A computed fold for a 475-nucleotide part of an RNA from a metagenome, annotated as small-subunit ribosomal RNA, 3' major domain. The RNAcentral record of the full RNA draws on SILVA. Its mean pLDDT, the model's own confidence on a scale to 100, is 84.

Context: one part of a larger RNA
RNA sequence: UGACGGGGCCCCGCACAAGCGGCGGAGCAUGCGGAUUAAUUCGAUGCAACGCGAAGAACCUUACCAAGGCUUGACAUGCAGGAAAAACUCAUAGAGAUAUGAGGUCCGUAAGGGUCCUGCACAGGUGGUGCAUGGUUGUCGUCAGCUCGUGUCGUGAGAUGUUGGGUUAAGUCCCGCAACGAGCGCAACCCUCGUCUUAUGUUGCCAGCGGGUAAUGCCGGGGACUCAUAAGAGACUGCCGGGGUCAACUCGGAGGAAGGUGGGGAUGACGUCAAAUCAUCAUGCCCCUUAAGUCUUGGGCUUCACGCAUGCCACAAUGGCUGGUACAAAGGGCUGCGAGACCGCAAGGUGGAGCGAAUCCCAAAAAGCCAGUCUCAGUUCGGAUUGGGGUCUGCAACUCGACCCCAUGAAGUCGGAGUCGCUAGUAAUCGCAGAUCAGCAACGCUGCGGUGAAUACGUUCCCGGGGCUUGUACA
Numbered sequence: 001u002g003a004c005g006g007g008g009c010c011c012c013g014c015a016c017a018a019g020c021g022g023c024g025g026a027g028c029a030u031g032c033g034g035a036u037u038a039a040u041u042c043g044a045u046g047c048a049a050c051g052c053g054a055a056g057a058a059c060c061u062u063a064c065c066a067a068g069g070c071u072u073g074a075c076a077u078g079c080a081g082g083a084a085a086a087a088c089u090c091a092u093a094g095a096g097a098u099a100u101g102a103g104g105u106c107c108g109u110a111a112g113g114g115u116c117c118u119g120c121a122c123a124g125g126u127g128g129u130g131c132a133u134g135g136u137u138g139u140c141g142u143c144a145g146c147u148c149g150u151g152u153c154g155u156g157a158g159a160u161g162u163u164g165g166g167u168u169a170a171g172u173c174c175c176g177c178a179a180c181g182a183g184c185g186c187a188a189c190c191c192u193c194g195u196c197u198u199a200u201g202u203u204g205c206c207a208g209c210g211g212g213u214a215a216u217g218c219c220g221g222g223g224a225c226u227c228a229u230a231a232g233a234g235a236c237u238g239c240c241g242g243g244g245u246c247a248a249c250u251c252g253g254a255g256g257a258a259g260g261u262g263g264g265g266a267u268g269a270c271g272u273c274a275a276a277u278c279a280u281c282a283u284g285c286c287c288c289u290u291a292a293g294u295c296u297u298g299g300g301c302u303u304c305a306c307g308c309a310u311g312c313c314a315c316a317a318u319g320g321c322u323g324g325u326a327c328a329a330a331g332g333g334c335u336g337c338g339a340g341a342c343c344g345c346a347a348g349g350u351g352g353a354g355c356g357a358a359u360c361c362c363a364a365a366a367a368g369c370c371a372g373u374c375u376c377a378g379u380u381c382g383g384a385u386u387g388g389g390g391u392c393u394g395c396a397a398c399u400c401g402a403c404c405c406c407a408u409g410a411a412g413u414c415g416g417a418g419u420c421g422c423u424a425g426u427a428a429u430c431g432c433a434g435a436u437c438a439g440c441a442a443c444g445c446u447g448c449g450g451u452g453a454a455u456a457c458g459u460u461c462c463c464g465g466g467g468c469u470u471g472u473a474c475a
Base pairs, nucleotide, nucleotide: 001475002474003472004471005470007469008468009467010466011465012464013463015459016458019422020421021420022419023418027312028311029310030309031308032307033306034304035303042053043052064299065298066297067296068295069294070293073122077121078120079119080118081117082116083115088103089102090101091100092099093098106113107112124288125287127286128285129284133282134281135277136276137275138273140271145184146183147182148181149180150179151160152159153158164175165174166173190265191264192263193262195233196232197231198230199229200228201227205222206221209220210219211218236259239253240252241251242250243249302441315415319374320373321372322371323370324369325368331362332361333360336355337354341350342349343348381412386407387406388405389404390403391402392401428451429450430449431448432447433446434445
């Protein structure tokens, strides 16, 4: 100087407390461990691995296993020699890769170009090492810290500044001070939501005028309004009062759409963990080279005495079922979205209007509201499991897809010790969309809106963090 302390003081954080809802018990889904296996590919392992890489494992993917093939190779460049094409189509053999046969044939005036064969250099490796590395990322932590120059002090390590008194979300600012300044962080600048103004009105809108319809901005028209797209304004403790060193600041108030950082996002200092990744990529070294490369078929990654994690759905009446009826936002669409109509109980099918979309479509929002029914029961709760029949995608749903219908109707009556999230348009609850994608194991993820709470006395305690100080046999 640090680090540590079941030392002290001060301060903060959904850290506790106060509340609301969960998890831990059941069933299922997904991931992991373990076991199993020819293989169950690999990585991730306290917080910070475990719905993680994977924003899609039937084949492919695929890296694993079995079997069958190839060896200048599935892919690249160069050199030498040679050949006429190669691709493609058909037939035969085969699980296919592939092999055999037939057909089929290059461009250019030329130089040459393209293709194939043989040989040589070489290719190739998701083989090893993340403890050789780059790059990227997690974490402490959006915590308020981390440093430097000059000066001063100290023999020196070093200190000072950065400590102190206040204050702040903040090393934020003020005052003081052997310090005076500065840098990286904080804040602001960026995006978005909330108010207003101006401009422009199509595909958007419809107040006033006119026309028309069973009905609809449907038509003429209009720019008021909504909205869209731009450009501005607006919030600065600016104003008033109290407190305060009449400083920073803080408390209350006015006006205001918004008030003291207005809400949300992006943004992550010096560093820590030899943290993660050689399987995104790149790369040193080592290793393989008729195989550890590469092609193919089939299988596996989907197994199952068990343990854990994350979710979904329930155990019901604030509910289930049936009928009627209302209101979103944000997205996606041409190998696409697919309306009205018709068929089917339905999944879906037939068909094809319109739309490269503020125009058309996906599209029904759901909870809600209005009626009816059930009456506390393992039930008209709950839906697992299983049997049968179908639909769709796709060469192909056996291993191993999703969905629909009929039947079946398991556990489960609110969950031990313990444990998690959340402070406001939040929790809770309700649906909608998208990426990936032929299809889908999505209950996941990323967004969007609808309805919409309770509680915070306080900082003694638990956890994590910041500052000062103290002890130390630790570095």